Bacterial large signal recognition particle RNA from a Dehalococcoidia bacterium, 262 nucleotides, folded computationally. The gene name in the source record is ffs.
RNA sequence: UCGUGCUACACGGGGAGCUGGCGGUGCCCUGAACCCGCAACCCGCCACAGCGGGGUGGAAUUCCUCCCCUCGGCAAGGCGCAAGGGCCAAUUUCCCAGGGAAUGGUGUUGACGGCCGGGUCCCACGCGGCGCAGGCUCGUGAACCCCGCCAGGGCUUGACGGCAGCAACGGUAAGCGAUGUCCCGUGGGUGCCGUGGGAGUGCCUGGCCCGAGCCAGUCCCGACGAUAUGCCCCCAGGCUGCAGCCAACGGGAGGUGCUCGG
Repeated sequence: UCGUGCUACACGGGGAGCUGGCGGUGCCCUGAACCCGCAACCCGCCACAGCGGGGUGGAAUUCCUCCCCUCGGCAAGGCGCAAGGGCCAAUUUCCCAGGGAAUGGUGUUGACGGCCGGGUCCCACGCGGCGCAGGCUCGUGAACCCCGCCAGGGCUUGACGGCAGCAACGGUAAGCGAUGUCCCGUGGGUGCCGUGGGAGUGCCUGGCCCGAGCCAGUCCCGACGAUAUGCCCCCAGGCUGCAGCCAACGGGAGGUGCUCGG
C1' cells in the first nucleotide's frame, strides 16, 4: 500500500420545560434522518446516565474532539395598557364656611335694625250647602188564610128568630213608589262664611319707632373637603430585548483500532 473478516461507534441534532441529575415521550426550532414495544396524578436510567428486541453501515463523506457561522430559544434589563395602592388644585375642576366692596343694583317717595298685628298652615265647634237613612204627607197595596158592612145563596128552628159568610163596596198591614215647604240623625275630596285655640317666622302684607345704609348666583381674598382626564408607585398579560447563556443546519482543522494474507 492492496485485499479479507471483525470491533468501538453510528444510523439525526438542538431549545425551553420536567428532574437531585441524565435521556425519552408531549411542545417548539432545524430540515430528511432504519423498524417494533414502553411513557405525564409519566417512563427508563445514575456521571459509561432511555430501556428491551430486530436490522444495516463500519475505521471514515459517515465515528470522536475543537473552532467559525447563527436559525431558534432563554434570561437580565427597558417601556408600559388594564387592574391595584397613594397623592394633588397655583381658585385652573367640583363643593364652598368666612371676609371684602372695585363695579352694579337698591335706599330720605325712608335702607338696616327693633316692636305690635293680619294672611298663608293645623285642630275643634257653629251656620250654610250637598249626599244618605229614618219620620211626616200622598198614592198604591190581600181570590181565601186581615177588618167593616155583607145583595144573592146557605145552615138552623114548628114558627118568631138566630148564625156563619163569598162577590161588590169601604178600609188597612208588611211592602212598593212619589214629593221636599218640613222634622230628627249622619257623612265629606263641602264653603271668597263665622267663633275659639295652636304652630311657626319661610313667604306676602298693615301700623309704629329709629335715621343711612343694605344686597350678591358677578368680582376680589380665602379655610375644611372631594375627584380624574392630572402626578407618583407597583405592574399579571403585552411590546422590546445590541452586548450575556445554550445552540440546529452549514463550513473548517485535527484525531481513532484488531486479525490474517498478498
It matches the Rfam family "Bacterial large signal recognition particle RNA". The family's RNA type in Rfam is non-coding RNA gene.
Model confidence (mean pLDDT): 75 of 100.